[in-house]
Background
The part of an RNA shown here (small-subunit ribosomal RNA, 3' major domain) has 471 nucleotides and comes from an Erysipelotrichales bacterium. The coordinates come from a structure-prediction model, not an experiment, and the mean pLDDT is 85.
Context: one part of a larger RNA
RNA sequence: UGACGGGGGCCCGCACAAGCGGUGGAGUAUGUGGUUUAAUUCGAAGCAACGCGAAGAACCUUACCAGUCCUUGACAUGGAUUUAAAGGCCCUGGAGACAGGGAGAUAGAUAUAGAUCACACAGGUGGUGCAUGGUUGUCGUCAGCUCGUGUCGUGAGAUGUUGGGUUAAGUCCCGCAACGAGCGCAACCCUUGUCGCAUGUUACCAGCAAUAAGAUGGGGACUCAUGUGAGACUGCCGGUGACAAACCGGAGGAAGGUGGGGAUGACGUCAAAUCAUCAUGCCCCUUAUGGACUGGGCUACACACGUACUACAAUGGCGACUACAAAGAGAAGCGAGCCAGUGAUGGUAAGCGGAACUCAUAAAGGUCGUCUCAGUUCGGAUCGAAGUCUGCAACUCGACUUCGUGAAGGUGGAAUCGCUAGUAAUCGCGGAUCAGCAUGCCGCGGUGAAUACGUUCUCGGGCCUUGUACA
Numbered sequence: 001u002g003a004c005g006g007g008g009g010c011c012c013g014c015a016c017a018a019g020c021g022g023u024g025g026a027g028u029a030u031g032u033g034g035u036u037u038a039a040u041u042c043g044a045a046g047c048a049a050c051g052c053g054a055a056g057a058a059c060c061u062u063a064c065c066a067g068u069c070c071u072u073g074a075c076a077u078g079g080a081u082u083u084a085a086a087g088g089c090c091c092u093g094g095a096g097a098c099a100g101g102g103a104g105a106u107a108g109a110u111a112u113a114g115a116u117c118a119c120a121c122a123g124g125u126g127g128u129g130c131a132u133g134g135u136u137g138u139c140g141u142c143a144g145c146u147c148g149u150g151u152c153g154u155g156a157g158a159u160g161u162u163g164g165g166u167u168a169a170g171u172c173c174c175g176c177a178a179c180g181a182g183c184g185c186a187a188c189c190c191u192u193g194u195c196g197c198a199u200g201u202u203a204c205c206a207g208c209a210a211u212a213a214g215a216u217g218g219g220g221a222c223u224c225a226u227g228u229g230a231g232a233c234u235g236c237c238g239g240u241g242a243c244a245a246a247c248c249g250g251a252g253g254a255a256g257g258u259g260g261g262g263a264u265g266a267c268g269u270c271a272a273a274u275c276a277u278c279a280u281g282c283c284c285c286u287u288a289u290g291g292a293c294u295g296g297g298c299u300a301c302a303c304a305c306g307u308a309c310u311a312c313a314a315u316g317g318c319g320a321c322u323a324c325a326a327a328g329a330g331a332a333g334c335g336a337g338c339c340a341g342u343g344a345u346g347g348u349a350a351g352c353g354g355a356a357c358u359c360a361u362a363a364a365g366g367u368c369g370u371c372u373c374a375g376u377u378c379g380g381a382u383c384g385a386a387g388u389c390u391g392c393a394a395c396u397c398g399a400c401u402u403c404g405u406g407a408a409g410g411u412g413g414a415a416u417c418g419c420u421a422g423u424a425a426u427c428g429c430g431g432a433u434c435a436g437c438a439u440g441c442c443g444c445g446g447u448g449a450a451u452a453c454g455u456u457c458u459c460g461g462g463c464c465u466u467g468u469a470c471a
Stems, first nucleotide, its partner, number of pairs: 001471002003468003007465007015455002019419005026310008034301002042053002064296007073121001077120002079117006089102005123285002126283003132279002134274003137270001139268001144183006150159003163174003189262004194230007204219002208217002233256001236250005312412001316371007328359003333352002337348004378409001383404007425447007
C1' cells in the first nucleotide's frame, strides 16, 4: 500500500421487512447429470452451466457409429500430355456414392472447360482458450480508476481522491499544500408522453351533396402519418440550510426536480468462456484423424436436478349471441370470395412487392342459458381407430384433425424465486428460424392490483477508520 475480520462508523440495492404471484408435490415439454449403447458427436459447470451455443437433428444439417467406396483428392495455385466439349438427358448394374453404354448438340479458339500423369501441396469440427487475436460473460450502470506539476517522506509511498454538508453519482458547494487534467458519472443519440407549423395519399370525415359502405363528389378542420420546431431549466414563490451546494412544500404546466423506457459498461477481477463462428503459433494425421455415400445415432431410460407449459376448478367449465387492439410479415409469398368436407384441409380463384390486398374472427370482457362441489359437464396424460398436410421419404423420428379412451392431480415438506406501476398477475396477437415442425426465444398491445413501518437481522456493494502472525 492492499486484502481480510463472527472490529467500529456512515450509506445504498426487491438485500431484508411489508405485500402479490410462483417453484419445490402431479402430468407433459425441454435442457443437463447418470446409466445404456456400435454411436447415443462436441462444447457450456456456483452466482455468471443446465428451453445455454441450437433463430427450429426425419435425409441434409452432422461433427458420432456400422458398412460400401476414393487417394493430388469435394476445394486452391503451379507443370506436362490429351480431348472438343463439360454439364444436362436416356439405358444397364448398384443401397447409393459410383461404374459401363447410348443419343443429342454448340458458345468459344494464346483462351475456357474436362480427362490422364508426376510432384510441390490440398484437407483436418484432430490437440492445446494454461501459447494467442477477436468476441463475450461477471462484479456492475457499482462510482469509482488514474495522471502531470508541486509539496511531504531515506524509501515503499502519501497528498490531490481526506474533512463539513449534499447527491442517483469523485454530483455539486465550502474548507484544505495543493493546483490542474484524463477515463468513467451526467448531457449530447433513439423511443414514449403535450403543443405549434408544413404536407395531405393508400390515412382521416366536421359541415355540404350523396351512399348498402368515407363507396363517390368534395374538404384540409379532426384522427393519423412524415418532417421540422417549442417545451422542464430547481426557471418562479415560501420555508430550512452556512449569505453555499442542496433539500422540503407550493404555483403554473401534458409532463417537476434524472418525467418513463432503451442504447451506452471506466481501470481492472475471475490463467472466467470460446482453437467447433472466424483468424492464428506450436504439436499431431497424410491410401487417413482427409473425402464421398447408404443406413443408423444425436429422439435410448431404473433414476436425479434445472427451466417451462397445463391443471387440480364455480372469481370456474361448457353453449349461444355480442364489443374493443397494437406491433409485424408477405412473390418459389400472403392468399380474400365461392364450392366440397364434422374437421385438419382440398378445388377454383380475386387482390396485393402492400397506410390500398391478404395473413386476420384478437382473447380475457359483456349478455343470456346450463352444470351445483363430484375425481365431476374439473383435468387432459395415455392408448385404439380413421384421416389431413409438408416433403424423394414421416418405421426408428413430424405437425395437425375427427371419433372413442379418460391416467395422475383435491393447491403441494424442508427449502426457494420474481416483482415497487401501467409494474406484478392475467389475456390473447405477431415475428425470426423454417419444406414441415415451439409449452422455447424475441416483440406487441388488452385488463390491471397489493405493499414498503423501517434498516435490527440475511446477501451483495461503496466510503472512512481500526486490528492483523496474510501478500